The RNA shown here (transfer RNA) has 77 nucleotides and comes from a Methanomicrobiales archaeon. NCBI's taxonomy places the organism under Archaea, Methanobacteriati, Methanobacteriota, Methanomicrobia, Methanomicrobiales. The coordinates come from a structure-prediction model, not an experiment, and the mean pLDDT is 80. It matches the Rfam family "tRNA". By type it is a transfer RNA.
[in-house]
RNA sequence: GGGCUUGUAGCUUAGUUCGGUAGAGCGACGGACUCUUAAUCCGUAGGUCAAGGGUUCAAAUCCCUUCAGGCCCGCCA
Repeated sequence: GGGCUUGUAGCUUAGUUCGGUAGAGCGACGGACUCUUAAUCCGUAGGUCAAGGGUUCAAAUCCCUUCAGGCCCGCCA
C1' cells in the first nucleotide's frame, strides 16, 4: 500500500439479512427480606448506535468519506 472484518449503556453483547418503538445479562443506585453481609426478589437510572455527510416520510441498519482495533496479502529493510 491492497483486501476482508469489527465499533451499540460502565463491561459483555442482541438487533443489520428484508430500513418502521433501541433491547438483554452483569454491574450501579433505591427498596423488600436478613441480627449484619452475601444470596434471592421488586423497582429506578444509565445510549450523540465510532465521527461527518448523503438517500429516504422514516437510518444502528442502505451509500460515501474519515478514525480506531483485528485478520490476510504485498513492498522495503